[in-house]
RNA sequence: GCGGAGGGCUGGAUGGCCGCGGCCCCGGAUCAAGUCCGGGGUCGAGGAAAGUCCGGACUCCCGUUGGCAAGGGUGCCGGGUAACGCCCGGCGGGGGCAACCCCAGGGAAAGCGCCACAGAGAAGAGACGGCCACGUCGUUUGAGAAGGUUCGCCUUCGGCUUGACGUGGUCACGGUGAAACGGUGGGGUAAGAGCCCACCGCGGGACUGGCAACAGGACCGGCACGGCAAGCCCCACCCGGAGCAAUGCCAAAUAGGGGCCUCGCGCGGGGGCCGGUCGCGGCGCAAGUCGACGAUACCGCCCGCAGGGAUGCCAACGCCCGAGAGGCCCGGGUUGGCAGCUUGACCGCCGUGGCAACACGGUUGGCAGAGGAAUGGUCAUCCAGCCCCGGGUCACGGCCCGGGGUGGACAAAAUCCGGCUUACAGGCUCUCCGCGCAA
RNA sequence: UGCCGGGUCAUCUAAUGGUAGGAUAGUGGACUCUGAAUCCACUCAUCUUGGUUCGAAUCCAAGCCCGGCAG
Numbered sequence: 001g002c003g004g005a006g007g008g009c010u011g012g013a014u015g016g017c018c019g020c021g022g023c024c025c026c027g028g029a030u031c032a033a034g035u036c037c038g039g040g041g042u043c044g045a046g047g048a049a050a051g052u053c054c055g056g057a058c059u060c061c062c063g064u065u066g067g068c069a070a071g072g073g074u075g076c077c078g079g080g081u082a083a084c085g086c087c088c089g090g091c092g093g094g095g096g097c098a099a100c101c102c103c104a105g106g107g108a109a110a111g112c113g114c115c116a117c118a119g120a121g122a123a124g125a126g127a128c129g130g131c132c133a134c135g136u137c138g139u140u141u142g143a144g145a146a147g148g149u150u151c152g153c154c155u156u157c158g159g160c161u162u163g164a165c166g167u168g169g170u171c172a173c174g175g176u177g178a179a180a181c182g183g184u185g186g187g188g189u190a191a192g193a194g195c196c197c198a199c200c201g202c203g204g205g206a207c208u209g210g211c212a213a214c215a216g217g218a219c220c221g222g223c224a225c226g227g228c229a230a231g232c233c234c235c236a237c238c239c240g241g242a243g244c245a246a247u248g249c250c251a252a253a254u255a256g257g258g259g260c261c262u263c264g265c266g267c268g269g270g271g272g273c274c275g276g277u278c279g280c281g282g283c284g285c286a287a288g289u290c291g292a293c294g295a296u297a298c299c300g301c302c303c304g305c306a307g308g309g310a311u312g313c314c315a316a317c318g319c320c321c322g323a324g325a326g327g328c329c330c331g332g333g334u335u336g337g338c339a340g341c342u343u344g345a346c347c348g349c350c351g352u353g354g355c356a357a358c359a360c361g362g363u364u365g366g367c368a369g370a371g372g373a374a375u376g377g378u379c380a381u382c383c384a385g386c387c388c389c390g391g392g393u394c395a396c397g398g399c400c401c402g403g404g405g406u407g408g409a410c411a412a413a414a415u416c417c418g419g420c421u422u423a424c425a426g427g428c429u430c431u432c433c434g435c436g437c438a439a
Numbered sequence: 440u441g442c443c444g445g446g447u448c449a450u451c452u453a454a455u456g457g458u459a460g461g462a463u464a465g466u467g468g469a470c471u472c473u474g475a476a477u478c479c480a481c482u483c484a485u486c487u488u489g490g491u492u493c494g495a496a497u498c499c500a501a502g503c504c505c506g507g508c509a510g
Base pairs, nucleotide, nucleotide: 001435002434003433004432005431006430007429008428009427010426012382013381014380015379016378017377018376020044021043022042023041024040025039026038027037028036029035046410050421051420053419054418055417056416057415058243059242060241061240062318063317065315066314067313068312071239072238073237074236075235076090077089078088079087080086091105092103093102094101095100106234107233111232112231113228114227115226128174129173130170131169132168133167134166135165136164137163138162141159144157145156146155147154148153182200183199184198185197186196187195201223202221203220204219207216208215209214247339248338249337250336257330258329259328260327261326262325263324266305267304268303269302270301274300275299276298277295278294279293280291281290282289283288307321308320309319346366347365348363349362350361351360352359353358383408385406386405387404388403389402390401391400392399393398440509441508442507443506444505445504446503449463450462451461452460457493465481466480467479468478469477486502487501488500489499490498
């Protein structure tokens, strides 16, 4: 100098004028106020506020306590954390010359399922071609053996070449496929084959190192065990549901309306203050009425229990009901205000511990709270960047000076945090790798 | 703001992980004097990008778009 890898920071600056929201202060209106009007001060978007993909805080669902079932999720090991599917450090596999990057990375000898087409055969597989053996029938050729003989030959057996059929052997070779049941070489064989041997691969593995994942591995096994679990499943661990439009309060409004459904309506004790009831007494012809008269079999009442409080099931305790309790749905009215609400597992800086994530301690530092929703508009000057013109320089790619124009991405809080993912013009900066050149 | 559901020809819909099929519409031809109907042929798609797998419309992740519900 060229090319590349991994982080961190930043996301235009200053000022004037007009405007918006929160809080505080002052003055005025007002009986008064948290209301209204005017003025002043101060604060006012993000690294992703986004997607809503994970994890929590918080609130409600009687409490959600324990167990089981169902459903969902996660998945190498160790650590961090409130928690996580996040982060850090390792291990293993893959890619790259390297810096470095990527991996849903448990189990396929628990079981089930699938593996299209092609191919002989797709999971304890297979015989299509080819190779080999045997048998039968041929073909071709004929060394030899046995018997007969009229010595010319004839018959039978047998060997070589080759064809068809049948019965077997075989997976070395061919061909198919994403994948063919170890690979290469040698021996061996009728032909072959881990059938045997050497090396490689694979499986088991005493032992050694490491917290562990895992790594190394004496020795043993002739090979048995294809792939898919982002198919069902198995194993281990985790998870109750809903969501701030949760939820609580005030005001206003209305008729506290209608429908469907589930379980239950049982027992014992007490009491006579009260009501019913019964009796008695007074009054009245009577219906009835009055009584601080009586009774307590019954009801209201009180106490205890059974039972109920369903929302997958069971159990325990607390709580409520105990003759009623509860669940679901439809309809009507109001659609105003306050709380929840923003200072918190927070951020920054410093110190200590740790390889790191992070933890602990200190700190005079920082931190919007709107509620149909504020954070905006405009002007001026400047700063990157880009374009044009003129001049200079030169190794013709650029650099320097002057002038003019243009000009800053993605996107914007909505209960709050921790992450992930996605979007993002440009600028600054640190560390590392490869190649080339120079010393 | 929060929570759900869904994306296949122009339209409506099928498709156990194994050639994306049908109907309507469109284009051309046949039939007809012409048009319609009918017959024949053709054209047209898995929202996008990655991953798992031999193989993805289907399974998984991220993004984009559409629809619904809750005061």
This is a predicted complex of two RNAs, RNase P RNA and transfer RNA, with 510 nucleotides together.
Model confidence (mean pLDDT): 76 of 100.
It holds a member of the Rfam family "Bacterial RNase P class A". Rfam describes the family as follows. Ribonuclease P (RNase P) is a ubiquitous endoribonuclease, found in archaea, bacteria and eukarya as well as chloroplasts and mitochondria.